RNA sequence: UCUUUAUCCAGAGUGGUGGAGGGAAUAGGCCCUGUGAAACCACGGCAACCGGGCUCAUAGUGAGCCAAAUGGUGCCAAUUCCUGCCCGUUACGCUUCAUAACGUACGGGACAGAUGGGGA
Repeated sequence: UCUUUAUCCAGAGUGGUGGAGGGAAUAGGCCCUGUGAAACCACGGCAACCGGGCUCAUAGUGAGCCAAAUGGUGCCAAUUCCUGCCCGUUACGCUUCAUAACGUACGGGACAGAUGGGGA
């Protein structure tokens, strides 16, 4: 880097260095930020993916529970901050002769992304 798979409405911050941006990319919205952004470092914390322990079932393997002192990662504003594409629902708005369409709200899916595990 590619591919596959699981998860993504929960949870968890202080200090130092730094000095203007940041919330992946693009567009819009909204938000954070000199009461100090990004990044880096130290310490602390969250969680429980891998790893560990136990139980059950099993053809492969899967499901559930436990611990977090210790190993490998990850994470610590806001749902992955929200929306964008498709489908649906109801209500309201708008429009119409009436529908449809459109907007808002809600639900589902796709796309993209992040993290872990497997594979190349």

SAM riboswitch aptamer (S box leader) from a Geobacteraceae bacterium, 120 nucleotides, folded computationally. The model forms 97% of the base pairs in the Rfam consensus. Lineage of the source: Bacteria > Pseudomonadati > Desulfuromonadia > Geobacterales > Geobacteraceae. It was read from a public genome assembly, where an Rfam model found it.